[in-house]
């Protein structure tokens, strides 16, 4: 001095799957909430020689918002190089 990987933080993309039934309130055609049944797999986590964007679906989600695995820029930190 200087980033191939790592982390983290910020911006910007970001997917699946009932706005179902019942019942109770409400600011009544819409919304909280409970219970049933039905589905999704990208937060996390099981499984299995090991790994996964595989499986299972515990948990988390099935109008909007929020979450979100990945990816792309950049800033930082710290390691390795010179």
């Nucleotide at each position: 001095u200087g980033u191939a990987a790592u982390a983290a933080u910020a911006c910007a993309a970001g997917a699946g799957a009932u706005a179902u039934c019942u019942c109770a309130g409400a600011u009544u055609g819409u919304u909280u909430g409970a219970g049933a049944a039905g589905c999704c797999g990208a937060a996390g986590g099981u499984g299995g020689a090991g790994a996964a964007a595989c499986u299972c679906u515990c948990a988390g989600g099935c109008a909007g918002a929020a979450g979100g695995a990945u990816u792309g820029u950049a800033u930082u930190a710290a390691u390795u190089a010179a």

This is a predicted structure of an 82-nucleotide RNA (Glycine riboswitch aptamer) from Candidatus Humimicrobium oleiphilum.
Its mean pLDDT, the model's own confidence on a scale to 100, is 76.
The source organism's lineage runs through Bacteria, Bacillati, Actinomycetota, Candidatus Humimicrobiaceae and Candidatus Humimicrobium.
The sequence was found by an Rfam model in a public genome assembly.